[in-house]
Context: one part of a larger RNA
RNA sequence: CUGGGUGUAAAGGGUGUGUAGGCGGCUCUGCAAGUCAGGCGUCAAAACUAUGGGCUCAACCCAUAGUCGCGUUUGAAACUGCGGAGCUUGAGUGUCGGAGAGGUAAGCGGAAUUCCCAGUGUAGCGGUAAAAUGCGUAGAUAUUGGGAGGAACACCAGUGGCGAAGGCGGCUUGCUGGACGACUACUGACGCUGAGACACGAAAGCGUGGGGAGCAAACAGGAUUAGAUACCCUGGUAGUCCACGCUGUAAACGAUGAAUGCUAGGUGUAGGAUGGAUACAUUCUGUGCCGCAGUAAACACAAUAAGCAUUCCACCUGGGGAGUACGGCCGCAAGGUUGAAACUC
Numbered sequence: 001c002u003g004g005g006u007g008u009a010a011a012g013g014g015u016g017u018g019u020a021g022g023c024g025g026c027u028c029u030g031c032a033a034g035u036c037a038g039g040c041g042u043c044a045a046a047a048c049u050a051u052g053g054g055c056u057c058a059a060c061c062c063a064u065a066g067u068c069g070c071g072u073u074u075g076a077a078a079c080u081g082c083g084g085a086g087c088u089u090g091a092g093u094g095u096c097g098g099a100g101a102g103g104u105a106a107g108c109g110g111a112a113u114u115c116c117c118a119g120u121g122u123a124g125c126g127g128u129a130a131a132a133u134g135c136g137u138a139g140a141u142a143u144u145g146g147g148a149g150g151a152a153c154a155c156c157a158g159u160g161g162c163g164a165a166g167g168c169g170g171c172u173u174g175c176u177g178g179a180c181g182a183c184u185a186c187u188g189a190c191g192c193u194g195a196g197a198c199a200c201g202a203a204a205g206c207g208u209g210g211g212g213a214g215c216a217a218a219c220a221g222g223a224u225u226a227g228a229u230a231c232c233c234u235g236g237u238a239g240u241c242c243a244c245g246c247u248g249u250a251a252a253c254g255a256u257g258a259a260u261g262c263u264a265g266g267u268g269u270a271g272g273a274u275g276g277a278u279a280c281a282u283u284c285u286g287u288g289c290c291g292c293a294g295u296a297a298a299c300a301c302a303a304u305a306a307g308c309a310u311u312c313c314a315c316c317u318g319g320g321g322a323g324u325a326c327g328g329c330c331g332c333a334a335g336g337u338u339g340a341a342a343c344u345c
Base pairs, nucleotide, nucleotide: 003317004316005315006314007299008298012313014200015199016198017197021193022192023191025087026086027085028084029083030082031081033080034079035076036075037074038073039072040071041070042069048066049065050064051063052062053061054060090190091187092186093185094183095182096181097180102176103175104174105173106172107171108170109153114148115147116146117145118144119143120142124135125134161168162167205246206245207244208243209242210241214240215239219235220234221233222232257312258311259310260309261308262307265290266289267288268287269286270285271284272283273282274281275280294301295300318345319344320343327338328337329336330335
């Protein structure tokens, strides 16, 4: 390389949009590039393979035939391709309709924590397994009233919903993306995948400027302990929040790439539609559980497949060395991405 694989053994890219490329629905028709058949030419000899023969066998030697390739020519037209004509089931559009923490911007609200002011009130509060550091007679904790500020939105809340993923949860409004159902009115294969590319991408981190209530790396103190650079306690700065820019990684997980078709059922749930009577039944799209066939090393998966098939992409090929070194590219940096070998078992 081939082959075989990728939920957990090595292996699915974090996710999308999409370029090249690869692959592609039904019917009719033409061409003949691929394809198939025949002829001719060429493919030195030897070799190889088959058959036959010759050295007593064999090695060895001889004869005949042969596969394959290339060129040319004649033909076939099922399949692929190319051209033409048509179709509607794939795909898309339209009309009507309801659902949703989908996105983004602005405004508003209440509970709670903290702080400040004032009243009441007096000796403790806080914290722990127990304590101490800490706070408090300069009046704390508790309680009542008023004010400031920031962050997060109890209940509803649900293996409920939405989103490509990351993710999204108080309320209102503006702008805006997608999915779903019904009608089948329109277009007529317009499709699938997707190397590069581009876009998005939790948390932490970085730059500039704001903001800072609570929480809290670092740090300080108190405990614990043989020690305690920890676990526990009292404090506490970056950060967490906002705007703009960067970073581009995660157990970015369903550890399961995308698309299409097919293959028993049962039972919940979300959003529609139809019939009916409210029960319920049928049907479409999601989301769960159980389970047959089948698959699997087992665990398990099982119409949301890890089953049966097809197409395209990504990736794996013993452990360590190592996701390291070197080089390239990206980044302000931190670092990211691509990614070996010696050696060793």
A computed fold for a 345-nucleotide part of an RNA from an uncultured bacterium, annotated as small-subunit ribosomal RNA, central domain.